[in-house]
The RNA shown here (transfer RNA) has 84 nucleotides and comes from uncultured Hungatella sp. Model confidence (mean pLDDT): 82 of 100. It was read from a public genome assembly.
RNA sequence: GCAGAAGUGGCGGAAUUGGCAGACGCGCACGGUUCAGGUUCGUGUGGUGGAAACACCUUGUGGGUUCGACUCCCAUCUUCUGCA
Numbered sequence: 001g002c003a004g005a006a007g008u009g010g011c012g013g014a015a016u017u018g019g020c021a022g023a024c025g026c027g028c029a030c031g032g033u034u035c036a037g038g039u040u041c042g043u044g045u046g047g048u049g050g051a052a053a054c055a056c057c058u059u060g061u062g063g064g065u066u067c068g069a070c071u072c073c074c075a076u077c078u079u080c081u082g083c084a
Base pairs, nucleotide, nucleotide: 001083002082003081004080005079006078007077010026011025012024019067027045028044029043030042031041032040046057047056048055049054060076061075062074063073064072
């Protein structure tokens, strides 16, 4: 240099004929259990604003197509693999 794969909440990791983004697990918060801790059980848990209702934002980054994009197209960054 060329080709291919990957990038999603705090972490791992789902969701692809384009149709509620974040299932599930870990972690974390609060509570039960315990003398206490561990284990275990219950509830909650993306971000911002808000008393709440709710609104807005969010799939590496920037654009495009579309009524609608994690998914399709273009460019680009990073990592990995192969070829030279």